RNA sequence: GCCAGAGUGGCGAAAUUGGUAGACGCGCAGGAUUUAGGAUCCUGUGCCUGAAAAGGCUUGGGAGUUCAACUCUCCCCUCUGGCA
Numbered sequence: 001g002c003c004a005g006a007g008u009g010g011c012g013a014a015a016u017u018g019g020u021a022g023a024c025g026c027g028c029a030g031g032a033u034u035u036a037g038g039a040u041c042c043u044g045u046g047c048c049u050g051a052a053a054a055g056g057c058u059u060g061g062g063a064g065u066u067c068a069a070c071u072c073u074c075c076c077c078u079c080u081g082g083c084a
Stems, first nucleotide, its partner, number of pairs: 001083007010026003019067001027045006046057004060076005
């Protein structure tokens, strides 16, 4: 240099004929249980604003197509593999 694959909450990881983003697990917080801890069980858990109700934002960065984009198109960044 060329080709292919990947990037999603704190972490892993789902969701693709384009239609509720974050299921599920780990972790974390509160509670139950225990003398205490561990294990187990229950509830909650992306970010911002707000007293709350609620609103806004968010799939590596930017742009485009579309009523609608994690998903399709283009450019860029990073990582992995292959070829030279």
Molecule: transfer RNA
Organism: Candidatus Gottesmanbacteria bacterium CG_4_10_14_0_8_um_filter_37_24